RNA sequence: UCCGACAAAGGGCAAACUUGCCGAAAGGUAAGGACGCAAAGCCGAGGGUCUAAAGUGCGAGAGCAUUAUGACAGUCUGGCUGCCGUA
Numbered sequence: 001u002c003c004g005a006c007a008a009a010g011g012g013c014a015a016a017c018u019u020g021c022c023g024a025a026a027g028g029u030a031a032g033g034a035c036g037c038a039a040a041g042c043c044g045a046g047g048g049u050c051u052a053a054a055g056u057g058c059g060a061g062a063g064c065a066u067u068a069u070g071a072c073a074g075u076c077u078g079g080c081u082g083c084c085g086u087a
Base pairs, nucleotide, nucleotide: 012037013036017032018031019030020029021028022027035074041080042079043078045077046076047075048072049071050070055066056065057064058063
C1' cells in the first nucleotide's frame, strides 16, 4: 500500500404516520418521528411501477378511454462517487 468480515468506534441517512407549503395528480419539500439502511450518496440511461393536467378520441352533458412531456434512486439493472480499516 492492497484485500478484508456477521468486529469496534465516530459520524451519516430516515420508512410508516402527523402538520405546514408546492403540485391537476402521482409526488415533492420543511419540521416532528424512526421502520430500516454500508452506499437508504448522486444520475430517470434500460426494465418496472404510479399519476393523467394539457392533447386526442367518444359523449347532449356529467363523464369515459388513451397518452409523459410529470414522478418513483428505500423496486431491479447500469453509470459516477464515497467513511472506518480491526480479526
Molecule: c-di-GMP-I riboswitch aptamer
Organism: Clostridium kluyveri